[in-house]
């Protein structure tokens, strides 16, 4: 230099055009325990890499830039 794949919570990932963007772990708070651990119950927490676009509508489709891997040269 081409071209292919990923980027959603603090991590690990689901969600591939329509409803308040969800799970597990962790955090935080109560409850139980002599205190801890486990367990039970609740809560907070992602303007979905960034900008432009196409749509009534875009995390989802297109372009482009940006970061991670790979493959070829």
């Nucleotide at each position: 230099g081409u071209c292919c794949c990923u980027g959603u919570a603090g991590c690990u990932c689901a969600g591939c055009g329509g409803a308040u963007a969800g799970a597990g772990c962790g955090u935080c708070a109560g409850g139980u325990u002599g205190c801890g651990g486990a367990c039970c119950u609740g809560a907070a927490g992602a303007u979905c890499g960034c900008c432009c676009g196409u749509u009534c509508g875009a995390a989802u489709c297109g372009g482009g830039c940006c970061a991670g891997g790979g493959a070829c040269a």
Model confidence (mean pLDDT): 82 of 100.
This is a predicted structure of a 73-nucleotide RNA (transfer RNA) from Parcubacteria group bacterium CG08_land_8_20_14_0_20_38_56.
Rfam family: tRNA. Its family is annotated with triplet codon-amino acid adaptor activity in the Gene Ontology.
The organism belongs to Bacteria candidate phyla, within Bacteria.